About this RNA: Transfer RNA from a Longimicrobiales bacterium, 73 nucleotides, folded computationally. The source organism's lineage runs through Bacteria, Pseudomonadati, Gemmatimonadota, Longimicrobiia and Longimicrobiales.
[in-house]
Order: sequence, then structure tokens, then C1' cells
RNA sequence: GGGGACGUGGCCGAAUGGGUAAGGCACCGGUGUUGCAAGCCGAGGAUUGUGGGUUCGAAUCCCACCGUCUCCA
Repeated sequence: GGGGACGUGGCCGAAUGGGUAAGGCACCGGUGUUGCAAGCCGAGGAUUGUGGGUUCGAAUCCCACCGUCUCCA
């Protein structure tokens, strides 16, 4: 330098025929305990790497960047 894959809450990780973002862990509140914890119950947290484009509608399609991994040279 060229090719490919990936980037989603604090962390992991779904949603790929475009119809408005699951789940788990953690954190917080409650219950529980002499107390801590486990267990159980409840609540909150994302505008999907960034910026554009297409569309009535984009995590999803297109373009350009940024980053990570990988292959080739």
C1' cells in the first nucleotide's frame, strides 16, 4: 500500500428480507440477615464508532472518514 471482518448501555451480546433496539452481568432501590452475601422482586440506563446520502421510515442499504482484528504484498 491492497483485500476481508468487526464497532450496539459501565461490560458481554442479540436484533441482517428496512417498520422504530432482546437478554445476561454490574450498578441503584426493596425483601432477606444480628450483620454481609446468596436467592427473590422492582426501577433506571442506548438514539447503534463519526459525518453525510437514499427512504414515509435506517442498527440494518449506499458513500467518506476514525478505530480494532486479520490476510496479502
The prediction has a mean pLDDT of 82. Rfam family: tRNA. Its family is annotated with triplet codon-amino acid adaptor activity in the Gene Ontology. By type it is a transfer RNA.